A computed fold for a 72-nucleotide RNA from Actinomadura fibrosa, annotated as transfer RNA. The coordinates come from a structure-prediction model, not an experiment, and the mean pLDDT is 84. It matches the Rfam family "tRNA". Gene Ontology term of the family: triplet codon-amino acid adaptor activity. Lineage of the source: Bacteria > Bacillati > Actinomycetota > Actinomycetes > Actinomadura.
RNA sequence: GGCUCUCAGGCUCAUGUGGAUGAGCGCCCGGUUGAAGCCCGGGAGGAUGAGGUUCGACUCCUCAGGGGGCCA
Repeated sequence: GGCUCUCAGGCUCAUGUGGAUGAGCGCCCGGUUGAAGCCCGGGAGGAUGAGGUUCGACUCCUCAGGGGGCCA
């Protein structure tokens, strides 16, 4: 340099037909406890960026960026 896969809460992953996002762990608050832990209830927190297509985009297309693999 070329080809290819991938990118979603702090971490690991669901979502799948385009109709607008969820789980586990973690974190915060409350309950419980003599106090913790366990357990119970509640909460905060997210689609790499910019364009395009579309009535509507995490999802499709393009460019850019990060990461992995192959070739040279």